[in-house]
C1' cells in the first nucleotide's frame, strides 16, 4: 500500500421567528376546577419495521390430575425468561482471520431410495475369470464346452454389503497377514460433550427421522379493543326452550357454584338505549461513568441522570449559515431478543499478499 474478516458508532448540524403536544412557575377572570396571557425546560428509531419467540402486567379458574396438541434437541454457563447470548466439543467451508450446522435415536416398529442396473439391505451375475475327474476334437503342443466354482477386474448408478497392499488359490474372496475403519474392554486428561493411548476380535447389517415414529426437557387460557372507575340514556321490553346447567381450550376425571312445582338456573331469537370522560399510560428486569470478579456472555459496588405519552392520531412552515448533497424510514401498555431494509461517514481488533527500512 492492497484485499479480506469481526465489532462499535453517527445517520444531517447551528441560529432566529410563527405554529403543534405535554410538564413546571406566575398573573388575571371565573366558581365546579375551567379559560386567557406570560416565562422556563422536554418532545420518534437503529431498526420505531415484521408480529417471529420470550416475559412483565390484567382478568378467569379447584393455579388439581390425565389425554390430545405444540415447541426445543451436542456439553457447560448467562438471563426474569426464551427457540436468545457466551464459551467449548463434533462435522463442513476457507491459505487464514473467521463463517455455517433443524448436532438425541436407524439394533422398538412402519415407510421411502425414481430411472438405469444382474442386483439398492442378510441383494446380485450383464461383460467377464477358472474349469480338475468325466465328454468332444487334435498337427499330441493343446483347443472347446457341460456340470461346477467366483465376485478380485469392467459396466450401471447419487449410493453396490468395509479400504489399500502383500500372500495364497484352478481362478478368486478377510481366505490369512500388516495398516486404517468398525465392535468390545481398560488407562490418562477434562465438570462434560469429547480427545489421546493400549489391548482384543476377522468383524452380520447402506442412506433418509427438515419421513411417520421413539426418547429427553418445557408449555393453564385469553389479552390494553386486557381490565377498572364515573357520568348519561333506555324498554325493570317481548317470544320460545327448559331439568339440568355454568365454571376463559379441545376432551375426560375430580372439585365448586346455581337450579329442579312456577314466572325458576341457564340458553336461543327479536327489539330498544349507549359508543362519552378518566385511570391503566410511563421511574423502568431504565440509562451513563468509574472500579472490581469472570476467557466471555454477564454480575456486584459507588456516583450521576429523568429522556414522548398522542387518542382519527402531536415535531410543521419561513429565513440565514455550514456540509457527509442526505439512505431505510414515524412510538400507541412496557421490556429482552431474533429477522429484514439502509446513501454516505468515523473508530478499533485480527488475517493474508506485496514493498521499504
Nucleotide at each position: 500500500g492492497g484485499g479480506g474478516u469481526g465489532g462499535a458508532u453517527c445517520g444531517g448540524a447551528c441560529g432566529a421567528c410563527u405554529g403543534c403536544c405535554g410538564g413546571g412557575g406566575g398573573a388575571u377572570c371565573a366558581u365546579c376546577u375551567g379559560a386567557u396571557c406570560u416565562c422556563c425546560g422536554g418532545g420518534a428509531g437503529g431498526a420505531a419495521a415484521g408480529u417471529c419467540c420470550g416475559g412483565c402486567c390484567u382478568u378467569c379458574g379447584c393455579a388439581g390430575g390425565g389425554c390430545a396438541g405444540g415447541a426445543u434437541g451436542g456439553u457447560g454457563g448467562g438471563u426474569a425468561a426464551c427457540g436468545c447470548c457466551c464459551a467449548c466439543c463434533g462435522g463442513g467451508g476457507g491459505u487464514a482471520a473467521c463463517c455455517c450446522c433443524a448436532g438425541g435415536g436407524a439394533a422398538a416398529g412402519u415407510g421411502c431410495c425414481a430411472c438405469a442396473g444382474a442386483g439398492a439391505a442378510c441383494a446380485g451375475a450383464c461383460c467377464g475369470c477358472c474349469g480338475a475327474u468325466g465328454g468332444c476334437c487334435u498337427u499330441c503342443g493343446g483347443g472347446c464346452a457341460c456340470a461346477g466354482g467366483u465376485a478380485a477386474g469392467g459396466g450401471u448408478g447419487a449410493a453396490a454389503c468395509g479400504g489399500u497392499g502383500c500372500g495364497g488359490u484352478a481362478a478368486g474372496a478377510g481366505c490369512g497377514c500388516a495398516c486404517c475403519g468398525c465392535g468390545c474392554c481398560c488407562c490418562u486428561g477434562g465438570c462434560g460433550a469429547c480427545a489421546g493411548g493400549g489391548g482384543u476380535g476377522g468383524c452380520a447389517c447402506g442412506g433418509c427421522a427438515a419421513a411417520c415414529c421413539c426418547c429427553a426437557u418445557c408449555c393453564g387460557a385469553a389479552g390494553c379493543a386486557a381490565g377498572u372507575c364515573c357520568a348519561c340514556a333506555u324498554a325493570g321490553g317481548g317470544a320460545c326452550c327448559g331439568a339440568g346447567g355454568c365454571g376463559u381450550u379441545g376432551c375426560c376425571c375430580g372439585c365448586g357454584c346455581c337450579g329442579u312445582u312456577a314466572c325458576c338456573a341457564g340458553g336461543u331469537c327479536c327489539g330498544g338505549g349507549u359508543a362519552g370522560g378518566g385511570c391503566g399510560c410511563u421511574u423502568g428486569a431504565g440509562c451513563c461513568u468509574g472500579c472490581g470478579g469472570g476467557u466471555a456472555a454477564u454480575c456486584g459496588c459507588a456516583g450521576g441522570c429523568c429522556u414522548a405519552g398522542g387518542u382519527a392520531g402531536a415535531u410543521a412552515g419561513u429565513c440565514g449559515u455550514c456540509c457527509u448533497u442526505g439512505a431505510c424510514a414515524g412510538a400507541a401498555g412496557c421490556c429482552g431478543g431474533c429477522u429484514u431494509a439502509c446513501a454516505g461517514g468515523u473508530c478499533c481488533g485480527c488475517c493474508c499478499c506485496g514493498u521499504c527500512g

This is a predicted structure of a 357-nucleotide RNA (Bacterial RNase P class A) from a Planctomycetota bacterium. It was read from a public genome assembly, where an Rfam model found it. Of the family's consensus pairs, 94% are formed in the model. Its Rfam family is "Bacterial RNase P class A". Rfam classes the family as a ribozyme. NCBI's taxonomy places the organism under Bacteria, Pseudomonadati, Planctomycetota.